[in-house]
RNA sequence: GCAGAUGGCUGGAUGACCGCCGCUCAGGAAUGAGGGGAGGAAAGUCCGGGCUCCACGGAAACACGGUGCCGGUUAACGGCCGGCGAGGGCGACCUUAGGGAAAGUGCCACAGAAAGCAAACCGCCGGGCUUCGGCUCGGUAAGGAUGAAAGGGUGCGGUAAGAGCGCACCGCGGUCCUGGCAACAGGACUGGCAGGGUAAACCCCACCGGGAGCAAGACCAAUAGGGAUGGUAGCCCUUCAAUGGGCAGGCGGGUUUCCGCGCCUCCGUCCGGGUAGGUUGCUUGAGCAUGCUGGCAACAGUAUGCCUAGAGGAAUGGUCAUCCAGGCGCUUCGGCGCCGGACAGAACCCGGCUUACAGGCCAUCUGCCGCU
Numbered sequence: 001g002c003a004g005a006u007g008g009c010u011g012g013a014u015g016a017c018c019g020c021c022g023c024u025c026a027g028g029a030a031u032g033a034g035g036g037g038a039g040g041a042a043a044g045u046c047c048g049g050g051c052u053c054c055a056c057g058g059a060a061a062c063a064c065g066g067u068g069c070c071g072g073u074u075a076a077c078g079g080c081c082g083g084c085g086a087g088g089g090c091g092a093c094c095u096u097a098g099g100g101a102a103a104g105u106g107c108c109a110c111a112g113a114a115a116g117c118a119a120a121c122c123g124c125c126g127g128g129c130u131u132c133g134g135c136u137c138g139g140u141a142a143g144g145a146u147g148a149a150a151g152g153g154u155g156c157g158g159u160a161a162g163a164g165c166g167c168a169c170c171g172c173g174g175u176c177c178u179g180g181c182a183a184c185a186g187g188a189c190u191g192g193c194a195g196g197g198u199a200a201a202c203c204c205c206a207c208c209g210g211g212a213g214c215a216a217g218a219c220c221a222a223u224a225g226g227g228a229u230g231g232u233a234g235c236c237c238u239u240c241a242a243u244g245g246g247c248a249g250g251c252g253g254g255u256u257u258c259c260g261c262g263c264c265u266c267c268g269u270c271c272g273g274g275u276a277g278g279u280u281g282c283u284u285g286a287g288c289a290u291g292c293u294g295g296c297a298a299c300a301g302u303a304u305g306c307c308u309a310g311a312g313g314a315a316u317g318g319u320c321a322u323c324c325a326g327g328c329g330c331u332u333c334g335g336c337g338c339c340g341g342a343c344a345g346a347a348c349c350c351g352g353c354u355u356a357c358a359g360g361c362c363a364u365c366u367g368c369c370g371c372u
Base pairs, nucleotide, nucleotide: 001368002367003366004365005364006363007362008361009360010359012323013322014321015320016319017318018317020037021036023034024033025032026031039343043354044353046352047351048350049349050348051213052212053211054210064209065208066207067206068205069083070082071081072080073079084098085096086095087094088093099204100203104202105201106198107197108196121144122143123140124139125138126137127136128135129134152170153169154168155167156166157165171193172191173190174189175188176187177186178185179184217280218279219278220277226271227270228269229268230267231266234247235246236245237244248265249264250263251262252261287306288305289304290303291302292301293300294299324341326339327338328337329336330335
C1' cells in the first nucleotide's frame, strides 16, 4: 500500500423569532418569568420479568406447549459470556434446533437386482451341455451399473474366483488409565466389525410453564333511567293511597289525515348501580454517569454525583442566518455557484432478540506485496 476479520462510537452544530405539551414561581384573573420535552432502534410484538386483575385448598400425575453439548451469569430467559464437539476459511475468524435410532411405530420418492427379512442385473470362477452364438447348475461380492444412502476404508497375503478369510495402518465398538468441575481430549489393551439413514416424523428422556393484559385496575361522577320520601304538582272525578279513570299535551310508522294501541307529564331531598367525562395507575427505577475492586468474560460489589418526556386520538414543530460533513458543475487552482443530512416518532415500565439505517470516526487483529 492492497484485500479482509472482529468489537465499538456517532447519527449535524450554534443563535434568533414564532408556535405545541407538562412542571415551578409570581398574580384575584388576564398574563408574565424560569426550566424540561423521542431513539439506537422509540419499530416487529418474537422471548423473559415487574406490576394489575381473574381463576384456584395443597401436592403429584396426565394432557398440551416450550427448551435441549458442558460450565458460568442473571430477577428471569429460548438472552449473554467462556469452553467442547462438528463444519467452513491460507488466516484473523465465522456458522451450528449439538439429548436418545440397541423401547416401539412410520418413512426412505425416482432409479435400481436389492432400501432392511438383505439381495445378485452385468461381470469373475468352477461343473455339465453345446449347433461354439451360448444355455444351465453352483460359488462369489473384488470390479461395473442405480441411488442422497448398498452391511467399514487402503494395501499386502490368500484363493478356482473371491471375501476381515488372515495381517499392517486408519476408522469403529468395549474395558481401563491419565488430564479436565464438566462437555470432552489423549493413551493402553481388546474385539474382525456388530440392528443403514431419518427424531426442524410420531415418540422416549430431562427440565420449565395457570389465564388475561394499563383498553390491566382503583376513585369521583353530568344527563337519562331505578328505589325511598316530602310537597296540592296540567285540569276534573274517585280512592286509605298520584289508587283507578276521563280530558289536554308530547313521543313512537318513510310522509299526511282519521281511528286504535303503547309510553311519558311538576318541584325537592336521600340511596344504590353506573354511561359520557374527569382523577389516578404514570414514571425514583433489577435507574444513569464516573472511578475503584474481583473475574479471561458475561457480570458482581463498592464510593461519589445526578433526576433525565409523561402526552392521552395523543405535544416534542416551523422559518431564517452562520457554520460542519457530503455530492455536482465551473475554475485563472486562490476559490465560486447550486444541491443537500440515513432509518425512523415514546404511549405502564424493565432485560434481551430480530429487523431498518445515507454518511463519518476509533481500536485490535489477519493475509499478500513493496521498501529498510